[in-house]
RNA sequence: GAUGAACGCUGGCGGCGUGCUUAACACAUGCAAGUCGAACGGAGUUAUUUUGUUGGAAGGGAACAGUUUACUGGGACCGGAAGAGGGAAUAACUUAGUGGCGGACGGGUGAGUAACGCGUGGGUAACCUGCCGUAUACAGGGGGAUAACACUUAGAAAUAGGUGCUAAAACCGCAUAAGCGCACAGCGCCGCAUGGCGCAGUGUGAAAAACUCCGGUGGUAUACGAUGGACCCGCGUCUGAUUAGCCAGUUGGCAGGGUAACGGCCUACCAAAGCGACGAUCAGUAGCCGGCCUGAGAGGGUGGACGGCCACAUUGGGACUGAGACACGGCCCAAACUCCUACGGGAGGCAGCAGUGGGGAAUAUUGCACAAUGGGGGAAACCCUGAUGCAGCGACGCCGCGUGAGCGAUGAAGUAUUUCGGUAUGUAAAGCUCUAUCAGCAGGGAAGAAAAUGACGGUACCUGACUAAGAAGCCCCGGCUAACUACGUGCCAGCAGCCGCGGUAAUACGUAGGGGGCAAGCGUUAUCCGGAUUUACUGGGUGUAAAGGGAGCGUAGACGGCAUGGCAAGCCAGAUGUGAAAUACCGGGGCUCAACCCCGGGACUGCAUUUGGAACUGUUAAGCUGGAGUGUCGGAGAGGCAGGCGGAAUUCCUAGUGUAGCGGUGAAAUGCGUAGAUAUUAGGAGGAACACCAGUGGCGAAGGCGGCCUGCUGGACGAUGACUGACGUUGAGGCUCGAAAGCGUGGGGAGCAAACAGGAUUAGAUACCCUGGUAGUCCACGCCGUAAACGAUGACUACUAGGUGUCGGGGAGCAAAGCUGCCCGGUGCCGCAGCCAACGCAAUAAGUAGUCCACCUGGGGAGUACGUUCGCAAGAAUGAAACUCAAAGGAAUUGACGGGGACCCGCACAAGCGGUGGAGCAUGUGGUUUAAUUCGAAGCAACGCGAAGAACCUUACCAAGUCUUGACAUCCCCCUGACCGGCGUGUAACGGCGCCUUUCCUUCGGGACAGGGGAGACAGGUGGUGCAUGGUUGUCGUCAGCUCGUGUCGUGAGAUGUUGGGUUAAGUCCCGCAACGAGCGCAACCCUUGUCCUCAGUAGCCAGCAGGCAGAGCUGGGCACUCUGGGGAGACUGCCGGGGAUAACCCGGAGGAAGGUGGGGAUGACGUCAAAUCAUCAUGCCCCUUAUGAUUUGGGCUACACACGUGCUACAAUGGCGUAAACAGAGGGAAGCGAGCCCGCGAGGGGGAGCGAAUCCCAAAAAUAACGUCCCAGUUCGGAUUGCAGUCUGCAACUCGACUGCAUGAAGCUGGAAUCGCUAGUAAUCGCGGAUCAGAAUGCCGCGGUGAAUACGUUCCCGGGUCUUGUACACACCGCCCGUCACACCAUGGGAGUUGGUAACGCCCGAAGCCAGUGACCCAACUGAAAAGAGGGAGCUGUCGAAGGCGGGACCGAUAACUGGGGUG
Repeated sequence: GAUGAACGCUGGCGGCGUGCUUAACACAUGCAAGUCGAACGGAGUUAUUUUGUUGGAAGGGAACAGUUUACUGGGACCGGAAGAGGGAAUAACUUAGUGGCGGACGGGUGAGUAACGCGUGGGUAACCUGCCGUAUACAGGGGGAUAACACUUAGAAAUAGGUGCUAAAACCGCAUAAGCGCACAGCGCCGCAUGGCGCAGUGUGAAAAACUCCGGUGGUAUACGAUGGACCCGCGUCUGAUUAGCCAGUUGGCAGGGUAACGGCCUACCAAAGCGACGAUCAGUAGCCGGCCUGAGAGGGUGGACGGCCACAUUGGGACUGAGACACGGCCCAAACUCCUACGGGAGGCAGCAGUGGGGAAUAUUGCACAAUGGGGGAAACCCUGAUGCAGCGACGCCGCGUGAGCGAUGAAGUAUUUCGGUAUGUAAAGCUCUAUCAGCAGGGAAGAAAAUGACGGUACCUGACUAAGAAGCCCCGGCUAACUACGUGCCAGCAGCCGCGGUAAUACGUAGGGGGCAAGCGUUAUCCGGAUUUACUGGGUGUAAAGGGAGCGUAGACGGCAUGGCAAGCCAGAUGUGAAAUACCGGGGCUCAACCCCGGGACUGCAUUUGGAACUGUUAAGCUGGAGUGUCGGAGAGGCAGGCGGAAUUCCUAGUGUAGCGGUGAAAUGCGUAGAUAUUAGGAGGAACACCAGUGGCGAAGGCGGCCUGCUGGACGAUGACUGACGUUGAGGCUCGAAAGCGUGGGGAGCAAACAGGAUUAGAUACCCUGGUAGUCCACGCCGUAAACGAUGACUACUAGGUGUCGGGGAGCAAAGCUGCCCGGUGCCGCAGCCAACGCAAUAAGUAGUCCACCUGGGGAGUACGUUCGCAAGAAUGAAACUCAAAGGAAUUGACGGGGACCCGCACAAGCGGUGGAGCAUGUGGUUUAAUUCGAAGCAACGCGAAGAACCUUACCAAGUCUUGACAUCCCCCUGACCGGCGUGUAACGGCGCCUUUCCUUCGGGACAGGGGAGACAGGUGGUGCAUGGUUGUCGUCAGCUCGUGUCGUGAGAUGUUGGGUUAAGUCCCGCAACGAGCGCAACCCUUGUCCUCAGUAGCCAGCAGGCAGAGCUGGGCACUCUGGGGAGACUGCCGGGGAUAACCCGGAGGAAGGUGGGGAUGACGUCAAAUCAUCAUGCCCCUUAUGAUUUGGGCUACACACGUGCUACAAUGGCGUAAACAGAGGGAAGCGAGCCCGCGAGGGGGAGCGAAUCCCAAAAAUAACGUCCCAGUUCGGAUUGCAGUCUGCAACUCGACUGCAUGAAGCUGGAAUCGCUAGUAAUCGCGGAUCAGAAUGCCGCGGUGAAUACGUUCCCGGGUCUUGUACACACCGCCCGUCACACCAUGGGAGUUGGUAACGCCCGAAGCCAGUGACCCAACUGAAAAGAGGGAGCUGUCGAAGGCGGGACCGAUAACUGGGGUG
């Protein structure tokens, strides 16, 4: 984009189209094919005329009677009407039957069919053709029946039979024959063959129907035409080879039969053919085409409506009639089904139009009309017509129209959102003005129809009045893909075409607002094409992504050198015929437009015929030598086969010498050996393999080939240019060769060595290692036929820069053995163009071209299953599907990683010193416990961590009590003048209650401030999320790295720079280099310490001068020194020697307080760890709001079987204790440090000088040294624990402080595995100070005193850096990932079997029926005088023959205990 669609939501109007894709399933009911009376005999109805029968009316009226004498009654007789029921004739109409024409068209469906069925183009000299047209000729004269009808028989019916009558344009003879058919022989002309046409002759055969209005209509025969059909042929027409052979009327012939006609179409006989790799046969699927959809095209898909052809009509078979059928609404038979029945027997066929049931996701009215178009019959009127024309239903499709238009900003309200300002919906609405398409109402009103006739239909269309009224939805909004926010939800619910979204801030789910798209529709599903160059003809590939056959020979086939002539199959050009119409395209026209319809044109790329052409392909003739081959000469070679020979080595045997081990391994053991091994000497046996030469050397098609000699033999190469003359290349099938292992038979067997045994290793070790050892390895013959059979690269030919090796051969130049240069053939490396995704290939192509073969089309399932072929087997070859995944894969890049490599560094190891791990205690953590034991931190990088200090407070936890605008902030209203403070009461305490005291400014209105009360906005939260965040911090790591700009290289990711050679603590520096520069890091600049100088000199100092003390820089004075704190100097590889590349730099030395960054500190690149922290702080979102907030008391954070981390004190003599004595630094001090003095054993108390501090105080430094004592012990070590008595701080030391005195005196005698720190003023050891703090350090942060040992070195452990390499890793080795087993589900193979279907085959039975035979029975037409004959029929028989039965096979399904592997989780 499309659809005969369906489903979901929605739905105003009209036009034109279209509508059972499924069950060719079954059908109730009605209709769908009749017509002709001008073919015929009847029958019937009506009308008219006529005839006779019956009937007896109207009218006339005699007697007679009465009387009012001219009236009334009476009715003989005449008259013959209406009516009734018959006969005849005429006219009109109806029609059961005979007869004619039509029911072979029209309409439906697509089951079958892979076929001359269809399409296209031809052929019929092998044919038929009713009705129609043209032409010619003709129609004379007879005959016998039969339906209808009547009567009757059987039957329920359907229907059938009998007797009798009758007509025809029904039927049958006879006559006639222009012409026609057949037979015979003949002549002429023509054709591609069989043959055709014409002419004349003889014999022979066959026709007819009438009617009439007198115009015609109908009939017979023949010929031609037209129309319609039949048959034949070329070409085209789906899939499967896991279907490779098929076929007996089969293929052909002869002779017959049959047909409209050819033909094995059928029959008899003869021959043995015919088809097939250019795909026969078989199986599956399917109506074919014009067209339709898609596509740029080539193609691909499709065949619904419309049109052409075919096939079918419940299933199967058959013929009859006819011009035409083997017949949808005809017949016969068989089968299934349905219906009627009196049970004897009958009837039926919607795949016609409607309609019903059923099936299905799904497809309409039991409508109107023959008015139009067409069809049948008829002379016609006319009749029939579910063909057709119309209407109805369905948004099923296409097209058109509408649902309003203009103005309208307070940008209304509402809604949504918000940073609370606004923004969006939005000129949208309201409002004002206007219009009326559609729908609704009313009026008029067609064309379609040539005279009449209109179903549609009061329809289309026109006009009028009327109201903005009656008329919008669907899908989507993460990317692809146009369109974004809020809320809800919280890996749930759900979405999803692909990628994927959802685990508390979802533009992806659901809803809302907004937006986008389309619009009476919009989405979804299904299907087809496109995109997909993803089956590649146009238009792909095969070194590594899927893909070159293991190799050769060669058949068919495909392709093929140079030049000439012929032919014209391919090819090119012209012409002719055809390519139906419709459709599509272009140009016009008609419905208001469009869809739709009409007209014209071109096109339909095709096929056929014909006329030309001759370049190329082909073919043919005769040539050529360049391709190919042959000959001659020559050398090279592990080419092959056979035979023989050789030496070294291993093993074994024999003998000698000789003695205790040998052998083997990482180390061992098994094993061998005193019965003499190993070792060594000599001799012998046997098998296998051939050291050195030996080489990206040689040969071979590949596999492969290696001692020497001989024989046989293949190929390649060089030279020569004699010979042949395209003999060539490739090669489906086919044939041959084909490593190793394996198999069969027979040998052989030294060494090696699967299996196996033993020993080791190990958690185990069915392995690696060791000792043994059998098949096998070897030979002969025969199989197997596979390999990473690899150059992962098919064969052949030609062309396209070079350079350099090597093997074989041959020329040239120079005097040359040597050198130089050239040619041919192999075999390597490097490299340009070119190619390639890149890697790479690159004259030995993976370049540029050509020919031929093989192979590929996502991964897995699977080279599996089934089938087939081969094989002795093992197995090989061929070779799927279901199912499942969204990838699998290649090359390269950056990282990370490696029990890869190279280099380097670090208290990393090593070398040392001291610890931890054992004890007691302190402290932190886990665990447990608890009302609570608040929370966080978790390998290094949590655990004396947050916490620089939990008795209350802190405090976040628990129990109990209390408050609710709140303990804290801002705003508003009212009251008060306070607040603070003091007193009392009450409580466990807070809260509560009461009393006293008590402001400022003022324009006197009030205001400021504070307290109380009140309402609501709000406060508050150490509640959650560190995985929403900011900030801060840890760590790798003070490791030397991390990047950028421009340039260059690469398709790109990226690379280069940053790599390399040196060097450094360092990406530090030097050199080189397609790089040149730069930035953050390193270093330096900063602080401190070490030396000196200078300035300054108090509270520091005191050398010299003076004074002075019990003791003192105490005083004057001085600033020299120490010191303090400002400023400078100094160190830079600067100097010398050596090394190095003359560099950077390194080594040594001098000088110097200090020497190679002097020591220490601060300083932490890009980044990593979703590292830590929401409980420092800040903060988004969520949550609580008389509580998760606030407050009070008490408790808890201090628990204690236990485990771990970090420490302290020790275990003692390098020590403990006692006495007396000496030397620091850096700090702190006012709610403070607190001296001297007094008291206390002591903690401490009393008291208070001095000091806001270089002045005073804390403050005693300790280890140390000296003297004394202890004498190796659980002690004069060690101090835990406990008792008593106290001190201090503090509202308060019970839970739960520190300290003191006396008493008590535990474990512990140097610490397992393991593990930590430290390289110099360091470790170790000793004490001092500070922060926090009322009090409370063994912790932390600082300070000084004393003061070592060791480093060979970088193999190893750990961590890190650079380069390189491999990678299937990239949440990156704590990665990835393989197989079994267990469980669940799914599809599938095998399976004893069971069951169903399909197409054939063999035999049996044999309906209807055609044909053949027979026909004793029956028969009107003709012949005959008759008998009888001719002819026909029933019946019977036979061949064939559907369905059916029996049988064994083939193929395809379904199902099955059990079983095999596979997939997913």

The prediction has a mean pLDDT of 84. A computed fold for a 1465-nucleotide RNA from an uncultured bacterium, annotated as small-subunit ribosomal RNA. It matches the Rfam family "Bacterial small subunit ribosomal RNA". The sequence is in RNAcentral, with records from ENA.